[in-house]
A computed fold for a 103-nucleotide RNA from a Bacteroidota bacterium, annotated as SAM riboswitch aptamer (S box leader).
RNA sequence: UAUUUAUCCAGAAAGAUGGAGGAAUUGACCCUGAGAAAUCUUGACAACCUGUCUCAAAAGAUAAGGUGCCACAUUCAACUGCAGAGAUGCAGAUAGAUAAGUA
Numbered sequence: 001u002a003u004u005u006a007u008c009c010a011g012a013a014a015g016a017u018g019g020a021g022g023a024a025u026u027g028a029c030c031c032u033g034a035g036a037a038a039u040c041u042u043g044a045c046a047a048c049c050u051g052u053c054u055c056a057a058a059a060g061a062u063a064a065g066g067u068g069c070c071a072c073a074u075u076c077a078a079c080u081g082c083a084g085a086g087a088u089g090c091a092g093a094u095a096g097a098u099a100a101g102u103a
Base pairs, nucleotide, nucleotide: 001103002102003101004100005099006098007097008096013042014041015040016039017038021031022030025078026077027076028075043070045068047067048066049065050063051062052061053060054059074095079092080091081090082089083088
């Protein structure tokens, strides 16, 4: 980098440095000098792997070691289908993110 599988309506802080942006893209809306992104420190959460327990298995509980993650549903929408006069609602896909595996 590509690809496979699974999950994504839940959960979770503060300080220091920094100095204007940020949330993948586009649009909308939102956050932000009462301090954005990024970096560091400590802490939390518990999605996947891992350990332990229950267990035939699946699944569940627990710990927090490896990744991850700690505004807003993946912030919402985007493409398709169904219902509806419409607003809109439901479902599926695309895309994205994370983990584990393979090449």

Its mean pLDDT, the model's own confidence on a scale to 100, is 82. Rfam family: SAM riboswitch aptamer (S box leader). Rfam links the family to the GO term regulation of gene expression. Of the family's consensus pairs, 97% are formed in the model.